Molecule: transfer RNA
Organism: Gemmataceae bacterium
RNA sequence: CGCGGCGUGGAGCAGUCCGGUUAGCUCGCCAGGCUCAUAACCUGGAGGUCGUAGGUUCAAAUCCUACCGCCGCAA
Numbered sequence: 001c002g003c004g005g006c007g008u009g010g011a012g013c014a015g016u017c018c019g020g021u022u023a024g025c026u027c028g029c030c031a032g033g034c035u036c037a038u039a040a041c042c043u044g045g046a047g048g049u050c051g052u053a054g055g056u057u058c059a060a061a062u063c064c065u066a067c068c069g070c071c072g073c074a075a
Stems, first nucleotide, its partner, number of pairs: 002073006010027004020058001029045005051067005
């Protein structure tokens, strides 16, 4: 150099196939409730320019192109 997979809140993932309602789930974090107290449980909240940059489109996490990073296969 060649081929494939992955990149989405602090962590792990779904959503992409077939573009369209507010980007959701679990854990974590913060506050409150419950409790003598802690854990568990209940309620609420913060946190995402969906790897980067272009393109297509009325509309892109989703389609196209290039690049970056990680993992694997082959050599």